[in-house]
Model confidence (mean pLDDT): 77 of 100. Glycine riboswitch aptamer from Rubritepida sp., 103 nucleotides, folded computationally. The organism belongs to Rubritepida, within Bacteria. The sequence was found by an Rfam model in a public genome assembly.

RNA sequence: GCAUCGCGCGCGGGAGAGUAUCCGGCACCAUCAGUGGCGCCGGAUCGCCGAAGGCGCAACCGGCCCCCGGAAACGCUCAGGCAUCAAGGGCCGCGCGGGAGUG
Numbered sequence: 001g002c003a004u005c006g007c008g009c010g011c012g013g014g015a016g017a018g019u020a021u022c023c024g025g026c027a028c029c030a031u032c033a034g035u036g037g038c039g040c041c042g043g044a045u046c047g048c049c050g051a052a053g054g055c056g057c058a059a060c061c062g063g064c065c066c067c068c069g070g071a072a073a074c075g076c077u078c079a080g081g082c083a084u085c086a087a088g089g090g091c092c093g094c095g096c097g098g099g100a101g102u103g
Base pairs, nucleotide, nucleotide: 002103003102004100005099007097008096009095010094011093012092013091018046020045021044022043023042024041025040026039028037029036030035047082048081049080053078054076055075056074060070061069062068063067
């Protein structure tokens, strides 16, 4: 100096599942009125998703091995999310920074 590994930061990409139902509020439109339609916000209920996080009595891995440790894209869905938008997003690519042992 190069390659490799993992860490942090930045950029790009990034899935899944309800335009659900009901109630309340606000605004707009229609209506003689009653009321209806639509948009937004809040609450509740049921259903659903898993790729922030979290948990697992756990596939798998390791050790001083019948015990202990680590732990998944698996499982659970507490949290989060389920038209669009925004945010988040395992993981992938590129760049930068410094670190580690090895070649």